[in-house]
C1' cells in the first nucleotide's frame, strides 16, 4: 500500500517550543498573531485489541462463542465544532429532515 470486519449524535486540556496557516479532498462554514496547526511534557477520555472475571462449551485442561466489570508504569487511538456540514441515490410539496451509499478516520485481522 491492498483486502475483510467492527465502530464513528457520547466523552476528555493545561503548560512549554515554534511561527502561519489549519479543519483529509471540492464547496460552505469555522479555528487562527489574545499564537491556531504541528512537536514535546504532564494530565485526562474511551474501551478496539490485550489482560482479569462470569456463563455456555468440554470428563478435565484448552480452543471457541456470548456477556459484564476493571483500566494496570499492557498495544493503539482520541481530547473545537455529529467524521463541523454537504457532496451520490431514494423518500417526505419548498425550507428542513429521514434512510441508504461513497469517501475518510480508528482498531482488529489477512496477504
Nucleotide at each position: 500500500a491492498u483486502c475483510u470486519c467492527a465502530u464513528c449524535c457520547a466523552g476528555a486540556g493545561u503548560g512549554g517550543c515554534c511561527g502561519a496557516g489549519g479543519g483529509a479532498c471540492g464547496g460552505g462554514c469555522c479555528c487562527g498573531a489574545a499564537g491556531a496547526c504541528g512537536c514535546c511534557a504532564c494530565a485526562g477520555c474511551a474501551a478496539c485489541c490485550g489482560c482479569c472475571c462470569g456463563u455456555a462449551g468440554g470428563a478435565u485442561u484448552a480452543a471457541u462463542a456470548c456477556g459484564g466489570g476493571g483500566u494496570c508504569a499492557g498495544g493503539u487511538g482520541c481530547u473545537a465544532a455529529c467524521u463541523c456540514c454537504c457532496g451520490c441515490c431514494c423518500g417526505u410539496u419548498a425550507a428542513a429532515u429521514g434512510g441508504g451509499g461513497g469517501a475518510g478516520a480508528u482498531g482488529a485481522g489477512a496477504c